[in-house]
Transfer RNA from Candidatus Saccharibacteria bacterium RIFCSPHIGHO2_12_FULL_47_17, 75 nucleotides, folded computationally. Rfam family: tRNA. From the family's description: Transfer RNA (tRNA) molecules are approximately 80 nucleotides in length. Gene Ontology term of the family: triplet codon-amino acid adaptor activity. The family's RNA type in Rfam is transfer RNA.

RNA sequence: GUCCUCGUAGUUCAAUGGAUAGAACACUGGCUUGCGGAGCCGGCGAUAGAGGUUCGAAUCCUCUCGAGGGCACCA
Numbered sequence: 001g002u003c004c005u006c007g008u009a010g011u012u013c014a015a016u017g018g019a020u021a022g023a024a025c026a027c028u029g030g031c032u033u034g035c036g037g038a039g040c041c042g043g044c045g046a047u048a049g050a051g052g053u054u055c056g057a058a059u060c061c062u063c064u065c066g067a068g069g070g071c072a073c074c075a
Base pairs, nucleotide, nucleotide: 001071002070003069004068005067006066007065010025011024012023013022018055027043028042029041030040031039048064049063050062051061052060
């Protein structure tokens, strides 16, 4: 340089063009307890960025950024 795969909450994963992006763990508030833990009820928190297609995009297309891999070049 070129090609392929990937990028969603702090972490691990869902959502195969359709309603308000969901769960577990973590964090946090309450209940409970002599205190803590466990348990129960709640809360916080994410689509890498920009543009495009579409009535509608996390999902499809383009560019950029980042991660991993293949090939090529290298006096």